[in-house]
Context: one part of a larger RNA
RNA sequence: AGCAGACGGUGGAUGCCUUGGCAUCUGGAGCCGAAGAAGGACGUAUAAAUCUGCGAUAAGCCUCGGGGAGCUGAUAAUAGAGCUGUGAUCCGAGGAUUUCCGAAUGGGGAAACCCCGCUGGGCGUUGCAAGACGACCCAGUGACUCCCGCCUGAAUAUAUAGGGCGGGUAGAGGGAACGUGGGGAAGUGAAACAUCUCAGUACCCACAGGAAGAGAAAACAACCGUGAUUCCGUUAGUAGUGGCGAGCGAAACCGGAAGAGGCCAAACCGAUCAUGUGUGAUAGCCGGCAGGCGUUGCAUGGUCGGGGUAGCGGGACUUUUCAGCUGUUACUGCCGUACAGCAAGAAUUACAACGCAAUAUAGACGAAUGGGAUUGAAAGCCCAGCCAUAGACGGUGCCAGCCCGGUAGUCGAAAUGUUGCAAUGGUUCGAAGAGUAUCCCAAGUAGCACGGGGCCCGAGAAAUCCCGUGUGAAUCAGCCAGGACCACCUGGUAAGCCUAAAUACUCCCAGAUGACCGAUAGCGGACAAGUACCGUGAGGGAAAGGUGAAAAGUACCCCGGGAGGGGAGUGAAAUAGUACCUGAAACCGUCUGCUU
Numbered sequence: 001a002g003c004a005g006a007c008g009g010u011g012g013a014u015g016c017c018u019u020g021g022c023a024u025c026u027g028g029a030g031c032c033g034a035a036g037a038a039g040g041a042c043g044u045a046u047a048a049a050u051c052u053g054c055g056a057u058a059a060g061c062c063u064c065g066g067g068g069a070g071c072u073g074a075u076a077a078u079a080g081a082g083c084u085g086u087g088a089u090c091c092g093a094g095g096a097u098u099u100c101c102g103a104a105u106g107g108g109g110a111a112a113c114c115c116c117g118c119u120g121g122g123c124g125u126u127g128c129a130a131g132a133c134g135a136c137c138c139a140g141u142g143a144c145u146c147c148c149g150c151c152u153g154a155a156u157a158u159a160u161a162g163g164g165c166g167g168g169u170a171g172a173g174g175g176a177a178c179g180u181g182g183g184g185a186a187g188u189g190a191a192a193c194a195u196c197u198c199a200g201u202a203c204c205c206a207c208a209g210g211a212a213g214a215g216a217a218a219a220c221a222a223c224c225g226u227g228a229u230u231c232c233g234u235u236a237g238u239a240g241u242g243g244c245g246a247g248c249g250a251a252a253c254c255g256g257a258a259g260a261g262g263c264c265a266a267a268c269c270g271a272u273c274a275u276g277u278g279u280g281a282u283a284g285c286c287g288g289c290a291g292g293c294g295u296u297g298c299a300u301g302g303u304c305g306g307g308g309u310a311g312c313g314g315g316a317c318u319u320u321u322c323a324g325c326u327g328u329u330a331c332u333g334c335c336g337u338a339c340a341g342c343a344a345g346a347a348u349u350a351c352a353a354c355g356c357a358a359u360a361u362a363g364a365c366g367a368a369u370g371g372g373a374u375u376g377a378a379a380g381c382c383c384a385g386c387c388a389u390a391g392a393c394g395g396u397g398c399c400a401g402c403c404c405g406g407u408a409g410u411c412g413a414a415a416u417g418u419u420g421c422a423a424u425g426g427u428u429c430g431a432a433g434a435g436u437a438u439c440c441c442a443a444g445u446a447g448c449a450c451g452g453g454g455c456c457c458g459a460g461a462a463a464u465c466c467c468g469u470g471u472g473a474a475u476c477a478g479c480c481a482g483g484a485c486c487a488c489c490u491g492g493u494a495a496g497c498c499u500a501a502a503u504a505c506u507c508c509c510a511g512a513u514g515a516c517c518g519a520u521a522g523c524g525g526a527c528a529a530g531u532a533c534c535g536u537g538a539g540g541g542a543a544a545g546g547u548g549a550a551a552a553g554u555a556c557c558c559c560g561g562g563a564g565g566g567g568a569g570u571g572a573a574a575u576a577g578u579a580c581c582u583g584a585a586a587c588c589g590u591c592u593g594c595u596u
Base pairs, nucleotide, nucleotide: 001595002594003593004592005591006590007589008588009587015581016546017545020517021516022514023513024512025511026510027509028508029506030505031174032173039101040100041099042055043054044053046079047078049075050074051073061095062094063093064092065091066090070083071082072081106115107114108113116142117141118140119139120138121137122136123134124133125132126131144171145170146168147167148166149165150164151163152162178209179207180206181205182204183203189196193243219226220225230257231256232255233254240248241247261498262497263496268306269305270304271303272302273301274300275299276298277297283296284293285292286336287335288334289333290332291331311476313441314440315439316438317435318434319433320432321431322430324342325341326340327339328338345429346428347427348426351425352424355421356420357419358418359417360416361415363411364410365409369384370383371382372381385402386401387391393405394404395403447471448470449469450468451467452466453465457483478493479492480491481490482489533540534539553580556567557566558565559564
């Protein structure tokens, strides 16, 4: 030195475990913010640090409920000082306080800092006092934009711009995904590549809501019919499109989920304002008769109120009939007419309070077992019982229906919220005919030309839809669509608006489940983790779990400067000794044997 055996060291694999994750489902909730958010800085306890909570009223203050014996949060003990059946700590609901930064908003700024004006109060200095001063303190107020009201007010007469004053729970910023809109790639595929694809995807921006968007036919269909929208299934990888390559790719019918329909513009009437025009009685004052008045008229335009809302076209307008009461009738009297209000009836929870019920946010009751031996310890074994609308689960010194918490089941709310029901209030609403002469039925719109985009549709025979430039209609005998276009036929009624549900998503709350993980796994993070550390910065980003049932964490003695050991003691075990469960291998030793 090698080999073998035994015993160790080192090391931290493996096994077992789980405080933490992952995924899915069900229900809830779905916004917060100038009344100052999200997120932070700095403080705050008797005692240093970090976390949690809180904010100079600072691990807390008040009220109302629950609960019932201990408590003063965690690492994490210890000491001290206290609180508590006059009900503490703790749990829930509602309030109070809430430094500084941050949209940050009095001005500034290198965030958590500096500086100022005004109002009110206090303090200090001075002064007899009034007052003055202050680098002091407290409370408030002072950004910008928009909206509303009032007052002023140029060029310029009326005006307007501008200015001033007052008011506003107006806006601003944040938020995981979902949504709508505005922009918008490339790697890739086509086995290269340019049309094409990837893809209107990723990404950027704006904005909104708990959902958003869409939505009550200028729709489909096909000679039969359906009757707003949305979503799912199917139609169907079909019809189509496509360097007819790669690929892309519908719709109607049908079956389901849900179900809801409304309001305006215009014609016409009335009031009022402006402009223009007209007249001396022939305009006008609702109609008739009589009297009276005297520009009150007419035309156009604006504002307000009524009216009106449709496709078997509707409405205005004219006219007829029926409709409960009261009032008015606009110069007066009579007759008519017209209008208004109320009542009755109907409709509406798409608008609001009260009430009732359910439910959420604390909780409460809740069955049934003893003994023996073994063991450190019984829940395992033996013996004998019991409960079960409860034999889910977790804990307890080993595997517990009956030890503990719970579980099945049944109850419970002062306060705040949600949902449902009912009804009150609010809001809305006369009915039926006839006539078709006249008027209205959304204009720089539809259409067309050119250039684009989007539709299954790549310019094609290319409709339908949407933009840009130019041009530019009609009003129901109208207009649009049915895939160029024309005729016929059929369907619809554009150029205004609102609309719940069925649908999408999950930062968040609660519960449940898993042929999901078990510390190199599972979230990056089971631990002081978005920490330490790296980077000027944007940003990147770890490692690190396990004594024991219980600290009972080794009093005391000895060696040593200590570290660390040897005794002794605890414990079932110390080769379980805070380098702690198990403790593999590489690697390093000691002893013995053999070989050289």

Predicted 3D model of a 596-nucleotide part of an RNA (large-subunit ribosomal RNA, domain I) from Salinibacterium sp. G-O1.
The coordinates come from a structure-prediction model, not an experiment, and the mean pLDDT is 80.
It matches the Rfam family "Bacterial large subunit ribosomal RNA".
The sequence was found in a public genome assembly.